Source information
The RNA shown here (transfer RNA) has 73 nucleotides and comes from a Spirochaetia bacterium.
RNA sequence: CGGGCAAUAGCGCAGUUGGUAGCGCGCAACGUUCGGGACGUUGAGGUCGGCGGUUCGAAUCCGCCUUGCCCGA
Numbered sequence: 001c002g003g004g005c006a007a008u009a010g011c012g013c014a015g016u017u018g019g020u021a022g023c024g025c026g027c028a029a030c031g032u033u034c035g036g037g038a039c040g041u042u043g044a045g046g047u048c049g050g051c052g053g054u055u056c057g058a059a060u061c062c063g064c065c066u067u068g069c070c071c072g073a
Stems, first nucleotide, its partner, number of pairs: 001072007010025004019056001027043005049065005
């Protein structure tokens, strides 16, 4: 320098063909227990890496940028 992949909740990840974002763990409250753990119920927590574009509508499509990884030179 060229090409590819990834970026979504505190952590690990899903999200099909564009239709308003979910799972597990963790966290909080409650139940259970003498208490804890385990288990059960409920809940909080994200404007999807950034800036633009297309569209009635973008995590999803397009462009540029940032960071990380891989391949080539």
Notes
Its mean pLDDT, the model's own confidence on a scale to 100, is 82. Rfam family: tRNA. It is annotated as a transfer RNA.